Large-subunit ribosomal RNA, domain VI from Candidatus Paralachnospira sp. LCP21S3_A2, 264 nucleotides, folded computationally. Lineage of the source: Bacteria > Bacillati > Bacillota > Clostridia > Candidatus Paralachnospira.
Context: one part of a larger RNA
RNA sequence: CGUAAGAUAUCUGAGAGGAGCUGUCCUUAGUACGAGAGGACCGGGAUGGACUGACCUCUGGUGUACCGGUUGCAUAUCAGAUGCAUAGCCGGGUAGCCAAGUCGGGAAGGGAUAAACGCUGAAGGCAUCUAAGCGUGAAGCCCCCCUCGAGAUGAGAUAUCUCAUAGCAGAAGCUAGUAAGACCCCUUGAAGACGACGAGGUAGAUAGGGCAGAGGUGGAAGCACAGUAAUGUGUGGAGCUGACUGUUACUAAUCGGUCGAGGG
Numbered sequence: 001c002g003u004a005a006g007a008u009a010u011c012u013g014a015g016a017g018g019a020g021c022u023g024u025c026c027u028u029a030g031u032a033c034g035a036g037a038g039g040a041c042c043g044g045g046a047u048g049g050a051c052u053g054a055c056c057u058c059u060g061g062u063g064u065a066c067c068g069g070u071u072g073c074a075u076a077u078c079a080g081a082u083g084c085a086u087a088g089c090c091g092g093g094u095a096g097c098c099a100a101g102u103c104g105g106g107a108a109g110g111g112a113u114a115a116a117c118g119c120u121g122a123a124g125g126c127a128u129c130u131a132a133g134c135g136u137g138a139a140g141c142c143c144c145c146c147u148c149g150a151g152a153u154g155a156g157a158u159a160u161c162u163c164a165u166a167g168c169a170g171a172a173g174c175u176a177g178u179a180a181g182a183c184c185c186c187u188u189g190a191a192g193a194c195g196a197c198g199a200g201g202u203a204g205a206u207a208g209g210g211c212a213g214a215g216g217u218g219g220a221a222g223c224a225c226a227g228u229a230a231u232g233u234g235u236g237g238a239g240c241u242g243a244c245u246g247u248u249a250c251u252a253a254u255c256g257g258u259c260g261a262g263g264g
Base pairs, nucleotide, nucleotide: 001151005162006161007160008159009158010157011156015148016147017146018145021049022048023047024046025045026044027043033038051105052104053103054102055101059099060098061097062096066092067091068090069089070088071085072084073083074082075081109143110142111141116136117135118134119133163264165176166175167174168173181259182258183257184256185201186200187199188198189197206252207251208250209248210247211246212245213244215241216240217239222235223234224233225232226231
């Protein structure tokens, strides 16, 4: 820009893409078959490999703004703390992300067929699956399964919402302010390079903060006691705590602006 008014939702599915793999074991059954050795078709069940999708309850990795230990130096000194030294080094670790972790998938079914196997059957009194006609039949083809999908210009459908304003001048037309609606702007997100998408903007829990909790770390400082001291014990599962959960308008989403139909 188009989809012959302007919008908001929800669909249809032309078409396109994906997937499509396979082993072993048990049973049927040591049966059919075979002198024996050996050893099935068909059918039923279990469990794997590779590939692939989703997820983070478990097992783990990471986790440089979480907690702790510890070395040297500095902050005059003790205690306490902070800074620098690769995050100084080391031990743990929430959320998120992730695999080596967890769950799932390729199952079943339908249709038309290939090779092949048939029925009926003439030309050609017989025979013949074929000439007319009718079947069975594959990991393959078309559906079925998953994803996208009306710019499918062949531009589809359904539901709902808005609409008899003004000016040029009076139908067409143009312009302006509006309606439904949308955007700018702002708070932001398990969304994201940016656009986009989602949640919100005081009639509000959108983010931050506060409070409570979960989870993590692992026993704070101060004081008291024991010990010559190093240190230990008690107060006390203490103190501290990023992303998690709930709650709460304390802070910030204020105030505003723009676009957008005229009865098709």